[in-house]
A computed fold for a 72-nucleotide RNA from a Planctomycetota bacterium, annotated as transfer RNA. Its mean pLDDT, the model's own confidence on a scale to 100, is 81. Lineage of the source: Bacteria > Pseudomonadati > Planctomycetota. The sequence is in RNAcentral, with records from ENA. Its Rfam family is "tRNA". By type it is a transfer RNA.
RNA sequence: UGCGGUGUAGCUCAACGGAAGAGCGGCCGGCUGUUAACCGGCGCGCAGCAGGUUCGACUCCUGCCACCGCAG
Repeated sequence: UGCGGUGUAGCUCAACGGAAGAGCGGCCGGCUGUUAACCGGCGCGCAGCAGGUUCGACUCCUGCCACCGCAG
């Protein structure tokens, strides 16, 4: 430098173009003499950045940025 992949909650990851959810963690409460375990509840994350297409974009297109891989 070229090509490909990834970028979404604190972490690991989902989501036929109709507007974002799970597990773990965390917080609050219940239970117990206490802790742990168990049970119930709690998520307003400008979706990497900026544009474009569309009635509507996490999703499609373009350019950048970061990381990973391949090639040189």